The RNA shown here (TPP riboswitch aptamer (THI element)) has 83 nucleotides and comes from Hasllibacter halocynthiae.

RNA sequence: ACCUCGGGGCGCCCUGACAACGGGCUGAGACGCGAAAGCGGACCCGUCGAACCUGAACCGGCUCGCACCGGCGGAGGGAAGGU
Numbered sequence: 001a002c003c004u005c006g007g008g009g010c011g012c013c014c015u016g017a018c019a020a021c022g023g024g025c026u027g028a029g030a031c032g033c034g035a036a037a038g039c040g041g042a043c044c045c046g047u048c049g050a051a052c053c054u055g056a057a058c059c060g061g062c063u064c065g066c067a068c069c070g071g072c073g074g075a076g077g078g079a080a081g082g083u
Stems, first nucleotide, its partner, number of pairs: 001083004005046004010041001011025004031040003052077003058071004
């Protein structure tokens, strides 16, 4: 790197009736269907594991605001085989 299999999240802010429409933010992704559970989808990640979850309605910062940035984190969990 490829193949197969598997894990994961899909958010937030403003207006508005917490709906829809509209506008905006970060990002790889923040989508579609469904009353919901869930299903599909692209995207990311698979122990070299910060993909992702818990802590957390946490703490500091930035901002109109935020779930954005940083801390927390030499914390705890977390999904693999082949060529």

The prediction has a mean pLDDT of 82. It was read from a public genome assembly, where an Rfam model found it. It matches the Rfam family "TPP riboswitch aptamer (THI element)". About the family: Vitamin B(1) in its active form thiamin pyrophosphate (TPP) is an essential coenzyme that is synthesised by coupling of pyrimidine and thiazole moieties in bacteria.